A computed fold for a 493-nucleotide part of an RNA from an uncultured bacterium, annotated as small-subunit ribosomal RNA, 5' domain.
RNAcentral holds the full RNA, with entries from ENA, Greengenes and SILVA.
The coordinates come from a structure-prediction model, not an experiment, and the mean pLDDT is 86.

Context: one part of a larger RNA
RNA sequence: GACGAACGCUGGCGGCGUGCCUAACACAUGCAAGUCGAGCGAGAGACUUCGGUCUCUAGCGGCGGACGGGUGAGUAACACGUGGGUAACCUGCCUCAUAGAGGGGGAUAGCCUCCCGAAAGGGAGGUUAAUACCGCAUAACAUUAUGCUUUCGCAUGGAAGUAUAAUCAAAGGAGCAAUCCGCUAUGAGAUGGACCCGCGGCGCAUUAGCUAGUUGGUGAGGUAACGGCUCACCAAGGCGACGAUGCGUAGCCGACCUGAGAGGGUGAUCGGCCACAUUGGAACUGAGACACGGUCCAGACUCCUACGGGAGGCAGCAGUGGGGAAUAUUGCACAAUGGGGGAAACCCUGAUGCAGCAACGCCGCGUGAGUGAUGAAGGCCUUCGGGUUGUAAAGCUCUGUCUUUUGGGACGAUAAUGACGGUACCAAAGGAGGAAGCCACGGCUAACUACGUGCCAGCAGCCGCGGUAAUACGUAGGUGGCAAGCGUUGUCC
Numbered sequence: 001g002a003c004g005a006a007c008g009c010u011g012g013c014g015g016c017g018u019g020c021c022u023a024a025c026a027c028a029u030g031c032a033a034g035u036c037g038a039g040c041g042a043g044a045g046a047c048u049u050c051g052g053u054c055u056c057u058a059g060c061g062g063c064g065g066a067c068g069g070g071u072g073a074g075u076a077a078c079a080c081g082u083g084g085g086u087a088a089c090c091u092g093c094c095u096c097a098u099a100g101a102g103g104g105g106g107a108u109a110g111c112c113u114c115c116c117g118a119a120a121g122g123g124a125g126g127u128u129a130a131u132a133c134c135g136c137a138u139a140a141c142a143u144u145a146u147g148c149u150u151u152c153g154c155a156u157g158g159a160a161g162u163a164u165a166a167u168c169a170a171a172g173g174a175g176c177a178a179u180c181c182g183c184u185a186u187g188a189g190a191u192g193g194a195c196c197c198g199c200g201g202c203g204c205a206u207u208a209g210c211u212a213g214u215u216g217g218u219g220a221g222g223u224a225a226c227g228g229c230u231c232a233c234c235a236a237g238g239c240g241a242c243g244a245u246g247c248g249u250a251g252c253c254g255a256c257c258u259g260a261g262a263g264g265g266u267g268a269u270c271g272g273c274c275a276c277a278u279u280g281g282a283a284c285u286g287a288g289a290c291a292c293g294g295u296c297c298a299g300a301c302u303c304c305u306a307c308g309g310g311a312g313g314c315a316g317c318a319g320u321g322g323g324g325a326a327u328a329u330u331g332c333a334c335a336a337u338g339g340g341g342g343a344a345a346c347c348c349u350g351a352u353g354c355a356g357c358a359a360c361g362c363c364g365c366g367u368g369a370g371u372g373a374u375g376a377a378g379g380c381c382u383u384c385g386g387g388u389u390g391u392a393a394a395g396c397u398c399u400g401u402c403u404u405u406u407g408g409g410a411c412g413a414u415a416a417u418g419a420c421g422g423u424a425c426c427a428a429a430g431g432a433g434g435a436a437g438c439c440a441c442g443g444c445u446a447a448c449u450a451c452g453u454g455c456c457a458g459c460a461g462c463c464g465c466g467g468u469a470a471u472a473c474g475u476a477g478g479u480g481g482c483a484a485g486c487g488u489u490g491u492c493c
Stems, first nucleotide, its partner, number of pairs: 001492003005489005012365006018358002020323001025321003029318003034063003039060002042057006070276003080200007089193002094189007102136001104134002110127007142167011172181003202248003209239003214236008251273004255266004278299005301312004329355001331354003337351001338349004368398004378389004402434001404429005412420001437482005442463003448477005458465002
């Protein structure tokens, strides 16, 4: 000098920030991911000019739940940073372009009738729709196989053209209509991701040897894709004092703190990447997950139970218990920004915007200004003359920042829509009224006397003070320093 700080004493206001560093401990309660009737059938309700219209509900279906939000347990690793490679890859929604959408089928939720169960839930039969599902047709600049030609590259090889053969598609909805929103195939882009490589960043050698899918090859499988990624067979390799292996510790970075710099330390908030979601394992769906508020299995724990069986997962926002020196409200609003769905209206959004609490930090302001000597009173000291507190107070003359009251009142939204908020701000009025403490005073180190105590009580960062005149302990007066803070402790430079 710095801090996500804590503790002691004290405490007026505002702005902007920050706020479980410990138990990745356990969680009551509420909310945090829905939306679409312009994909579909059904049911209920309301209105009705009896034509119909509107609303709601569960279900099928679509898109989204892989984003956003949290945490740092694990990880010493291509996890991260940086620079490259992919001639070894994928990419929903979006943009551009080319072409297309013909004709059929069978089901199943819902619903109805039953059955089982305490519940969670499950079963049987009947019946029904679709942009749900499945054949057929058509189709190439798509894919695959075989062949030829041209051309290019750092290698395996790539690109373009061409011939033959084989394979593969679709869905409708709204509107009077125009048209719009969708659908299928393909190419290109954009965005996002995947894999590989060079280099870089911890400690211990009181860790010296490690390794059998191990290292390589052939073939096969698998993947979006390369690859011992997996498998069969074959060979015996591979790494290591330029530190392998082991153990310990740790998310990484932009940055932050310090320092003249070199360096050292840290990785809160904000931003990028990674990993995780009660513990361990697994896959399904999907463009994308091996998925925080999805599924299955196992473990621990908690809860319900009719004892047969079931339910749950705050490292989301609040909040509770616990741990701890220590860290906030079970708030308001979708008005703004952004996200999901929808043609839209709109709905959802504890993201976000705001408010509340905390001197936790930084910054700003105030607690009055001028005048005032008989240097009042009181306190303290005294050589008893006086000195000091001290222009300090009182008194007189003013001011109105903040505060108080009253009135007006935004920007943020260029038409509508404002949680914040009757807030910020402005005007008027009143009155010095409501607002100063903390630490130190032996030297380092700015600041001294008196009394009490008597190696006691105590102080102390170091040196050291205290045993009868202590500027070092305690109190008082005075003084010095900082100031809504001041000291102490901890940590880093």